[in-house]
RNA sequence: AAUUUUGAGAGUUUGAUUUUGGCUCAGGAUGAAUGCUGGCGGCGUGGAUAAGGCAUGCAAGUCGAACGCUCCUUGUGUUUUUACACAAGGGGAGUGGCAAACGGGUUAGUAAUACAUGGAUUAUCUACCCUAAAGACAGGAACAACUCUACGAAAGUGGAGCUAAUUCCUGAUAGUCUCUGAGAAAUCAGAGUAAAGGGAAUCCGUAAGGAAACCGCUUUAGGAAGAGUCCAUGGCCUAUCAGCUAGUUGGUGAGGUAAUGGCUCACCAAGGCUAUGACGGGUAGGCGGGAUGGGAGUCCGACCGCCAACAAGGGUACUGAGACACGGACCCUACUCCUACGGGAGGCAGCAGCCGAGAAUCUUGGGCAAUGGGCGAAAGCCUGACCCAGCGACGCCGCGUGCGGGAAGAAGGCCUUCGGGUUGUAAACCGCUUUUAGCUGGGAUGAAGACAUAAGUUUUUACUUAUGUUUGACAGUACCAGCUGAAUAAGAGGAUGCUAAUCACGUGCCAGCAGCAGCGGUAAGACGUGAUCCUCAAGCAUUAUCCGGAAUUACUGGGCGUAAAGCGUCCGUAGGCGGCCUGGCAAGUCUUCAGUUAAAUUCCAAAAGCUUAACUUUUGGACUGCUGGAGAUACUGUUGGGCUAGAGGAUGUCAGGGGUUGGUGGAACUCACGAAGUAGGGGUGAAAUCCGUUGAUAUCGUGGGGAACACCGAAAGCGAAGGCAGCCAACUGGGGCAAUCCUGACGCUGAGGGACGAAAGCGUGGGGAGCAAACAGGAUUAGAUACCCUGGUAGUCCACGCCCUAAACGAUGGACACUAGCCAUUGGAAGUGUCGACCCUUUCAGUGGCGAAGCUAACGCGUUAAGUGUCCCGCCUGGGAAGUACGGCCGCAAGGCUAAAACUCAAAAAAAUAGACGGGGACCCACACAAGCGGUGGACCACGUGGCUUAAUUCGACGACAAGCGAAGAACCUUACCAGGGUUUGACAUGCCACUGAAACUUCAGAGAAAUCUGAAGCUCCCACAAGGACAGUGGCACAGGUGCUGCAUGGUUGUCGUCAGCAUGUGCCGUGAGGUGCUCCCUUAAAUGGGGGAACAUGCGCAACCCUUGCUCUAUGUUUAAUCUGUCAUAGAGGACUGCCCCUUGAAGGGGGAGGAAGGUGGGGACGACGCCAAAUCCGCAUGGCCUUUAUACCCUGGGCUGCACACGUGGUACAAUGGCCACUACAGCGGGUUGCAAAACCGUAAGGUGGAGCUAAUCCCUAAAAAGUGGUCUCAGUUCGGAUCGAGGUCUGCAACCCGACCUCGUGAAGCCGGAAUCGCUAGUAAUCGGGGAUCAGCCACGCCCCGAUGAAUACGUCCCUGGGUCUUGUACUCACCGCCCGUCACGCCAAGCGAGCUGGAAACAGCCAAAGCCGUCUCUUUUGAGGCGUCUAAGCUGGAGCCAGUGAGAGGGGCGAAGUCGUAACAAGGCACCGGUAGGGGAACCUGUCGGUGGAACAUAUAAUUU
Repeated sequence: AAUUUUGAGAGUUUGAUUUUGGCUCAGGAUGAAUGCUGGCGGCGUGGAUAAGGCAUGCAAGUCGAACGCUCCUUGUGUUUUUACACAAGGGGAGUGGCAAACGGGUUAGUAAUACAUGGAUUAUCUACCCUAAAGACAGGAACAACUCUACGAAAGUGGAGCUAAUUCCUGAUAGUCUCUGAGAAAUCAGAGUAAAGGGAAUCCGUAAGGAAACCGCUUUAGGAAGAGUCCAUGGCCUAUCAGCUAGUUGGUGAGGUAAUGGCUCACCAAGGCUAUGACGGGUAGGCGGGAUGGGAGUCCGACCGCCAACAAGGGUACUGAGACACGGACCCUACUCCUACGGGAGGCAGCAGCCGAGAAUCUUGGGCAAUGGGCGAAAGCCUGACCCAGCGACGCCGCGUGCGGGAAGAAGGCCUUCGGGUUGUAAACCGCUUUUAGCUGGGAUGAAGACAUAAGUUUUUACUUAUGUUUGACAGUACCAGCUGAAUAAGAGGAUGCUAAUCACGUGCCAGCAGCAGCGGUAAGACGUGAUCCUCAAGCAUUAUCCGGAAUUACUGGGCGUAAAGCGUCCGUAGGCGGCCUGGCAAGUCUUCAGUUAAAUUCCAAAAGCUUAACUUUUGGACUGCUGGAGAUACUGUUGGGCUAGAGGAUGUCAGGGGUUGGUGGAACUCACGAAGUAGGGGUGAAAUCCGUUGAUAUCGUGGGGAACACCGAAAGCGAAGGCAGCCAACUGGGGCAAUCCUGACGCUGAGGGACGAAAGCGUGGGGAGCAAACAGGAUUAGAUACCCUGGUAGUCCACGCCCUAAACGAUGGACACUAGCCAUUGGAAGUGUCGACCCUUUCAGUGGCGAAGCUAACGCGUUAAGUGUCCCGCCUGGGAAGUACGGCCGCAAGGCUAAAACUCAAAAAAAUAGACGGGGACCCACACAAGCGGUGGACCACGUGGCUUAAUUCGACGACAAGCGAAGAACCUUACCAGGGUUUGACAUGCCACUGAAACUUCAGAGAAAUCUGAAGCUCCCACAAGGACAGUGGCACAGGUGCUGCAUGGUUGUCGUCAGCAUGUGCCGUGAGGUGCUCCCUUAAAUGGGGGAACAUGCGCAACCCUUGCUCUAUGUUUAAUCUGUCAUAGAGGACUGCCCCUUGAAGGGGGAGGAAGGUGGGGACGACGCCAAAUCCGCAUGGCCUUUAUACCCUGGGCUGCACACGUGGUACAAUGGCCACUACAGCGGGUUGCAAAACCGUAAGGUGGAGCUAAUCCCUAAAAAGUGGUCUCAGUUCGGAUCGAGGUCUGCAACCCGACCUCGUGAAGCCGGAAUCGCUAGUAAUCGGGGAUCAGCCACGCCCCGAUGAAUACGUCCCUGGGUCUUGUACUCACCGCCCGUCACGCCAAGCGAGCUGGAAACAGCCAAAGCCGUCUCUUUUGAGGCGUCUAAGCUGGAGCCAGUGAGAGGGGCGAAGUCGUAACAAGGCACCGGUAGGGGAACCUGUCGGUGGAACAUAUAAUUU
C1' cells in the first nucleotide's frame, strides 16, 4: 500500500422531553431434566447427587524348549506272571523365571511434594530391546512338592524324613568396572568384584558320543525409550485474615538416598518470609481444549488425549529394574459376613448388575474375527483393554409421511354489513409413483495371517513366489433385485406490544394469564372454548445454567459542579511520572534465523471413503506463546559528562482582621448606692403571666462586673483549610514585585502515616453582664409537649486536656503547559511627565462581572475552565434495607472510622418543557367590592325539593351549572306507579299459508265496575262473477311491543366557564428534544381593537361588521276615518354617523374638548357563543349499538296514587300600613288573541254568571274596564276601616264525573304579622322600583309561575386596598386524577428475612500432655549357618485438657421490609402558612420542637454594582 473477514437492537420512570440508571426480551450453547407428541436410519453420547453400601459372575496370567513329583491314555522292551523300565501324548498341584508398577476406574484430597511453558542435571537410575567388547572354569548345599505325624469347626498351621533345577553357596579368572597411590598427561602399581544352563529340526559317527544353529547367563561401554530431582515464569476469591516462623534460615561434620538438599542428626550463629499481600480462611484436580463473542474478553474443564492424585478411613514397610502397590503383605479404626464362640473372612472410584439418596443417567449381552497387551522358541493360552450388539429423540446429520390434475369453489364448521366471506385445490373424484413398509430371493468389504508341500536366493536362519487346507462376534447385517398397494407414518408452541400471526362466544377485578410493560370491574384481538392464522417440525415448548446483547467494571471502551461518585485541609514515606545537550551499554522495543509449541480439536487450502450429510481418513499451512543466536539504537531504561528555561537560595522593597502573648480604650448592658419624681411600667395581632406605693418605668450622678468591638467596612485584605476585625507593644509564619548573583533537575503527585481541624459535647479548675437548650408560668388552639410573651439552668468566656464531625460547599483533588477579548477592583514595578504628585500607558501577582471558540443531558462553565493535553492520588456502579448489623481500631462518654448480607421494588434520580396551583409578585377587567336603591333570611299562603309515610306516593334533575326545573296546564284521560279484573300474532307495522265471506259499522237484549263476552236484527265491494283481487274475521308461522337496563357504548340537543378574548395552523427561525417564537415588550382599545418595535411573515376560528328591532328625515302606496284634505298611522324603500370637521395632545394608533346634528365616538336592545373543560345533563322528546323480557317487564279496563305530613331547604305571592287603606269622580297606553272561537247592545242576578245574539275569518267586530296617577271625601297610629290566612254557609261555571282533588262569586269568620339574627340577592338609565295589560298550554284549573307589552320613573359610582370570578406576564413547586393535589412518622393487625440473646448441640483444624499397634532403624542376649527373643528412638489410632474458629438451634427483647380502602396528628413540597436543610446537644405520643454554628439546594421586597438598551 492493496485485498479479505468483521460489530443491528427493542420494551419499561414522564402530561410530554432529553439524560442518567437499573430491570426485562429477541441469539447461541448443554453429559441436562420436565410436559405434550413420536415413522426410519447413520454417527456420537449416557451416574454430574452418596470418594454411600454392595448379592452373583467375570476383569492377570503364562512358560514342560528351567526342575523334580504324581495321575491318565497309547506303544515298545524285559520278565513265568504280578510287575518293572523306556518312549510319545495329555491332566494336576508344587519349585523356578517373567508379568502382575501396564492396561481399566474415579476426582476425594491438593492453591503447590500438583499442572502448563521454557530450561538444568559435572547431582542421577533404568528389567525387557538394539550396538560393541570380553567371558561363562571347578566344587558344594538347602527347601517345597512327596511320605509319616500332630492341632483346628473352619481358615489354616506345626514337627520328623527324602529330593531336582536357569534356586542358593564357596573357590578360580578380571584387559573392562570400583577404591587407593603415583604422574602434567598418556599411563603405571596395589587391593576388591562375575556367571546357568536349556536345546526339536540339522551335520558327523555302526554305536557310545561329538559338533552346532538358536534361546538364555555374566561384566563393561554406548544407544533408544522411560523415570527421579532442581530452577524460572504463568494461571482462583478474601485485609471484616497483618504480622508469620524453632529444623525455623544459614554454616561445619556425620548419617541416609540411584542422586542434590535440614532429607535426618550433633554442634555453632540468629537468621528467613511479608503490603509486588507473608500467615490464616474459603473454593478447586491442572492442561491440550469446550461454549460464547466482531474482537478483547467472560464462563467451563463431560466425552477424546497428556500429567497428577487416590483405591473403605488412616499408618507402615517388604519384594522388585520399577510400588510404599485398586483385584499383594502387616497393624489400628468403622462397617458387613461365617463360627462349634476358641477364632476367622472381606473391600466394584474394573465390566455388567442391586439397594439407597436424587429432577436425573443403560445390558448381570456376544467375541477374541480385527487392533493392542502379558507369557512362550513356537503352536498357543489369557485379556469386561478392545471390537460388536442391546436400551434412551440425550445430541448432531439425513430421509419419509406422497406426486400431478381437479370449482358445482360440494357438504360440514366458523364469521357475517345477510350480499357474502373463510376453511379451500383442501376434500371427494381421475391418473401416476413406490423412497419407506410388508413378503420373497440373492448377499458382502472388514482376512492380514497360520499350517502343509514345492521352487528360487542364501552357509543356516530368513525372505520371496506358487499350490493346497484353514480363521468373522458383528450377520443372513449393510447392500441388490422382484411382488403388493397411497398403501404403514404429524405434532408442539404461539396470535396486546416487544414479536410472525384475529375473529366469535362464555366469564365479569371472579375464574384466571403474565418474560417485561401489563390484561380481567358486561361489548376482553391479553382469561376459557371454538374457528382461522403464524412459526418450527419427529419434534415442539418449559425449567435450570453459561456467554452475548451489557460501553451495566469501560485494556480495546465509562464516569465524579447539580444524576451514584473529589478524602475537611495540608505535610510527607513507599511507589508512579519527570527539563535541555552529549558519549557508552543494549534490559524494554524493532528486524532476522534456529529450536520448541505432543497427537486430536479449531481455522485455511487440496483431496479421499461411507448413495449424501453428520462422521472418518490423508497432505500442506496457521496455532498471535516460550527459549536461544545474530543484528539495529529513534524512543523508554541504565551509566558517564555538561547546561539553566523547572525548583531552590542570597540581597532589596511592599501590603495585609495571618498566628501567639501581654497591656490598654470608649459606647452599650446589667447590678449596687445616692438624688429627684409618681402611678404606672413591660409586653402583644390582642392579651396575660411579670415588675411597681416596701416607690418601679422614665431622668441624673458615683462605683462594680463580664462579654463583644458601631462608624471605617468594601464585589476589599490575609491564611492550606477550619478561620481571622477596637488600639498598642513583643515574638513569629507565609506571600507579591524588581534587579543581579549562586546551586544545578535538587521536581510533581502521594497508598499507608503524621499534623491542623467551626459549632455542639466531655473532664478538671476559674468566671458569669447579656443571650439562652432543659425547665416553669402566661397566651393561642379542637389539642399545642410548638410558633408569641414573662422568667430561667447548663452552656456561651478563660486555662489545660479530650472529641474529630458539618450543606467542613465553588456540592468543582493537586501540579504543569496551551487556547479571543472587554470592564471593575487590591498589591507591586517600569515608562512618559512634573519642583514634587495626581492622571495616563505597559507589565507581574491576586479578587470579581460579562462573554469568542470549545465543552455540557440541559442548567451552565468559559485564561480563577466544567475548554485542549500530560502526570499522580481519591472515589462511583439501580432504589430501599444502610452509612445499619457483625468483627476490628480509636474515645472518659456521646460517639467516630472501616463496612456487608438476607429480603424487597421496577423503578429511584438529574435538567429542562407545557399546564395547574400558591395563605408568591406585577398589570388589567367585571354590579366583583365600594357608593346607592329595592329585596331574601322572621309571618301567612302558593309552588318545587329532601326526608318520613305508603299497596303506590312513577321517573329524571343535586354546589356554582338541581329545587315556580323536564311539566306552555296530574279530577278520568294524561300515567310511565299501585290493587283488582281481563287478552295473548296481540292496542300498532309488514309478509305468508289454510278456512270463512262478508267483515267493519249501526241498533237492541243479557252478564259485568268497566274492559269484554254472548245473542239477535239491519246493511252488504270490484270483476270477465269459476278462479282471482280488495277488505275483514278465525287458526297457524315469521314477528310485533317494552317510559325495561346501560347518558360510563352513542347521535342529536342543551347548560357552564363566557360575549371572557382568547384558541389554532402554514412557512420560516431558535432548541438534541418536549417545545418556543408568531400571541412577548411599549402605547391604546370593550376587544389578539389598532399602532410602534421585534425572527418573524401570513392565515383560519373567535372580536367587530354584515342580519332583526328601535330612535330622525325623505319617497311611494292608502284598507281603516261620518266625510275631505292631510299624515304624528300602517306597509315598502331610501338617506343619515365616518372621529368626517375644528382646537389641544401624540412619532403613530389613539385620547381630551367643541361645533353641527334626532342621534357622537360599538347611539339603545336582540339574534349570533372560538378551541375546549366538567366521562356535566338527557336511552322518560326523538334516533340508536349491546343486553334483558315475550300467556309478560307487552296490551285493555275500573278504582286509587303522583295532592299523603313531626320536619328541613329553595323560588315566589300578600303583607306588616298614612309616600297608606276605603269611597266617589275624571284621564292617558302598547303588545297581542279570536269560527269546536271572540262575543257587543239590551235584559235578569248583590255577584260569579245567565238569557241574548248584532258584528267579526279581523288597522273594520269583539276580548278592552287600563291601573298606578289626578280631584274630592273619610280613616288618625291602633294588631286598626292595616293584614288577609283559616273556617262556616249559600251559590255560579266547566266537564260522563268536582269525595279524595277544580276555579270563581256572595255573606260571615278575621290567624300570624308592627320591616325581620348570622348571613345573603338583584340593579349603572328609560335601568332599579312601582303600576296595570296581553299570550301560550287549556273543557275547566290549583298561574301568586313563565313569556311579552306599555305607564310612572329615581339614587349612586371617591376609587380598585380588600371579597368573588376572569385575562396577560413573571416566580417557586416533590402537583399532572393537577391543592378536594402530594405526602411524613408513631400506634393497631398479618406475613417475611436477617442481627442480638441465658444457653444447648455439632463440625473442621491446631496446641500441650499421657498411652502406644504394625514397622524401619539402632543395640543386646541365645543360636553352627539360619533363626528366635529382649530393650530403645520415631509414630497411626485412642484418652485427657484448655483456648479460639465455623455452623445449627433457642425463651425473650429490639429494629427492618411488605401488605385496595384501620387510628392519631400534618412534619415536608407554594414564603407549605414558624423558609428549608447539614452537624451537634437536650426535650417530646408521633411526625417533630428548641438552642448553637454552618449552607442556599430560600420566596418576596429594598439598595448597590455590573452588563445590555433607550
Molecule: small-subunit ribosomal RNA
Organism: Pseudomonadota bacterium